This is a predicted structure of a 370-nucleotide RNA (Bacterial RNase P class A) from a marine sediment metagenome.
The prediction has a mean pLDDT of 78.
Of the family's consensus pairs, 94% are formed in the model.
Its Rfam family is "Bacterial RNase P class A". From the family's description: Ribonuclease P (RNase P) is a ubiquitous endoribonuclease, found in archaea, bacteria and eukarya as well as chloroplasts and mitochondria. Its best characterised activity is the generation of mature 5'-ends of tRNAs by cleaving the 5'-leader elements of precursor-tRNAs. Rfam classes the family as a ribozyme.
[in-house]
RNA sequence: GAGUCGGCUGGGCGAUCGCGGCGCCACAUGUGUGGCGACGAGGAAAGUCCGGACUCCACAGAGCAGGGUGCUGGGUAACUCCCAGGCGGGGUGACCCGACGGAAAGUGCCACAGAGAUCAGACCGCCGAUGGCGCGUGACUCUUCGAGUCCCGAUGCACAGGCAAGGGUGAAACGGUGGUGUAAGAGACCACCAGCGGCCCGAGUGAUCGGACCGGCUGGUAAACCCCACCCGGAGCAAGGUCAAGCAGGAACAGGGUGGCUCGCCCGUCAAGUUCCAGGUGGACCGCUCGAGGGCGUCGGUGACGGCGCCCCUAGAGAGAUGAUCGCCAUGGGCUUCGGCCCUACAGAAUCCGGCUUACAGGCCGGCUC
Numbered sequence: 001g002a003g004u005c006g007g008c009u010g011g012g013c014g015a016u017c018g019c020g021g022c023g024c025c026a027c028a029u030g031u032g033u034g035g036c037g038a039c040g041a042g043g044a045a046a047g048u049c050c051g052g053a054c055u056c057c058a059c060a061g062a063g064c065a066g067g068g069u070g071c072u073g074g075g076u077a078a079c080u081c082c083c084a085g086g087c088g089g090g091g092u093g094a095c096c097c098g099a100c101g102g103a104a105a106g107u108g109c110c111a112c113a114g115a116g117a118u119c120a121g122a123c124c125g126c127c128g129a130u131g132g133c134g135c136g137u138g139a140c141u142c143u144u145c146g147a148g149u150c151c152c153g154a155u156g157c158a159c160a161g162g163c164a165a166g167g168g169u170g171a172a173a174c175g176g177u178g179g180u181g182u183a184a185g186a187g188a189c190c191a192c193c194a195g196c197g198g199c200c201c202g203a204g205u206g207a208u209c210g211g212a213c214c215g216g217c218u219g220g221u222a223a224a225c226c227c228c229a230c231c232c233g234g235a236g237c238a239a240g241g242u243c244a245a246g247c248a249g250g251a252a253c254a255g256g257g258u259g260g261c262u263c264g265c266c267c268g269u270c271a272a273g274u275u276c277c278a279g280g281u282g283g284a285c286c287g288c289u290c291g292a293g294g295g296c297g298u299c300g301g302u303g304a305c306g307g308c309g310c311c312c313c314u315a316g317a318g319a320g321a322u323g324a325u326c327g328c329c330a331u332g333g334g335c336u337u338c339g340g341c342c343c344u345a346c347a348g349a350a351u352c353c354g355g356c357u358u359a360c361a362g363g364c365c366g367g368c369u370c
Base pairs, nucleotide, nucleotide: 001370002369003368004367005366006365007364008363009362011329012328013327014326015325016324017323019040020039022037023036024035025034026033027032042346046357047356049355050354051353052352053351054236055235056234057233066232067231068230069229070228071085072084073083074082075081086100087098088097089096090095101227102226106225107224108221109220110219123167124166125163126162127161130160131159132157133156134155135153136152138150139149140148141147142146175193176192177191178190179189180188194218195217196215197214198213200211201210202209203208240286241285242284243283249277250276251275252274253273256270257269258268259267260266261264293312294311295310296309297308298307299306300305332343333342334341335340
């Protein structure tokens, strides 16, 4: 100098004026006004993506369906989170990334290009042993020219046919290199190498790693169906609970009006009154913030984390407050007529907690690498 990983921080001090609930005091008492006091957003309060606590509802158990998770071991209340390790990939390295079970249970799919994309295929190419059609030499037969048959070939063609080495296409073409073999070839066969499967030995809690032998077994894809293992009731603090005006409802009581008739100590009906009852609207209160809480120290552990001791707690709403101005200073940047001026992040609680993700002007500290 370049880089990589981790942690912390997120303007400070003072003055004035406000806002919110709380405590105390004074004056009003309609229920407020004034004074004093301490307190009043975050590292993400955000997205609401996971996991829990708590509350109500449902529920015998098991299975099916559906959804989620997916290397191993551990941490945790729990997790799709965290720690440590393994494997694969990237980087000179510190380090980073990985839905990382199964493709040898089955099914499906593999764009374009290409002949062919998985019990594949033949465009160029190679061969053409064998068969075919020719050519040549020779032999034999027939009536001479000639024709036919047969054998042979460093013989032609490339018709049947064989091949998949090489070229070409593609992200990917039936594992690679060398040899044997053959007409040409091919795991057809052999040696070595890579992988896979089986079996065995050793190390490790395990994922896995190292090694021996055997088997010619050899494309990819499961955030495609599927298979395997494990997990999963629903709704959410506007959950839910307590009290309960008014209006409407029900019951009882003694009177009043009115109807019936058997004219009364009867039956019904109407409105008002008093008392009681149930559900419950407006409203009030609880839930509500002390909690798997934070800081420091110490012990155990590689670590996540856990045990113990001491100390500290400071929003809790009405879905509504948490602000503004000035002065000095700080940080960095822009403009400048050198006097100054402007800007200085992302964003804001609403039941609480653990995570993840995303946003963020900058500043500080530490480990490590080249």